This is a predicted structure of a 175-nucleotide RNA (glmS glucosamine-6-phosphate activated ribozyme aptamer). Rfam family: glmS glucosamine-6-phosphate activated ribozyme aptamer. By type it is a riboswitch. For this family Rfam cites "Evidence for preorganization of the glmS ribozyme ligand binding pocket" (Hampel and Tinsley, Biochemistry, 2006). The prediction has a mean pLDDT of 75. It was read from a public genome assembly, where an Rfam model found it.
RNA sequence: UUCCCUAAUCUAGCGCCAUGGCCUUUUUCAGGUUUGUCCAGGCAGGCUUGAAAGAAGGCUGACGAGGAAAAGAGUUAUCGAAAAUUCGGCGGAUGCUCUUUCGUACGCCUCCGGUGCGAGAUAUACCGGCAAAUAUGCGGGUAACUGCAAAACAAAUACGGUAUAGCGGAGGAAA
Numbered sequence: 001u002u003c004c005c006u007a008a009u010c011u012a013g014c015g016c017c018a019u020g021g022c023c024u025u026u027u028u029c030a031g032g033u034u035u036g037u038c039c040a041g042g043c044a045g046g047c048u049u050g051a052a053a054g055a056a057g058g059c060u061g062a063c064g065a066g067g068a069a070a071a072g073a074g075u076u077a078u079c080g081a082a083a084a085u086u087c088g089g090c091g092g093a094u095g096c097u098c099u100u101u102c103g104u105a106c107g108c109c110u111c112c113g114g115u116g117c118g119a120g121a122u123a124u125a126c127c128g129g130c131a132a133a134u135a136u137g138c139g140g141g142u143a144a145c146u147g148c149a150a151a152a153c154a155a156a157u158a159c160g161g162u163a164u165a166g167c168g169g170a171g172g173a174a175a
Base pairs, nucleotide, nucleotide: 014091015090016089017088020060021059022058023057024056025055026054027053028051029050030049031048032047033046034045035044036043037042038041063080064079065078069101070100071099072098073097074096075095102118103117104116105115106114108172109171110170111169112168113167122165123164124163125162126161127160128159136149137148138147139146140145
C1' cells in the first nucleotide's frame, strides 16, 4: 500500500406483529360477453366484472427534533410536523416523581447545613438560532408498497446574547 474477515458507531419515535387495513395468486358463487356442441334452451369451455368466504404468500403499522452521574421504587415518558393505523398490542427506553449516594453552582478558600442543577452541572423573562416525513425527481416491485437525491417549512430542551434575582453558620486568607 492492497485485499479479506470481525466488532463498534452512524439506532431507543426504537424493535416486533397473534388484531385491523391493503396487495398478489388460487378456490367457490353470481352477472355480462363469446366460442363449441346438441337442437330451441340446455350443456361444456374461454374472457371479464362483482361479492363473500377459505387457503398460500406479501405490504403497512412513529416523520424527525430532543434526551443518560450511580442505585432502588413508582409511572399511560418530552417536543412539534403539509403525517392522521403515528390505531391496537408486545417488548424496550436516556423523561418525570420519590428515597439514598456522588459531583457541581450559590463571584476568595475549607468544613457543616440548605436550595437549585448534572461533568455543557441556578431560576425567570425577552431576543437569536436548529428537522424530517409528505409533495417533487430518479430507481426497484405484477401490486400493496418501497430505496435514494436536492430544496422548503416547526416546537420544546439544550445552546448564544441581554436583563433581573440567586443562602445560613464556623474557621481561615487578603485588604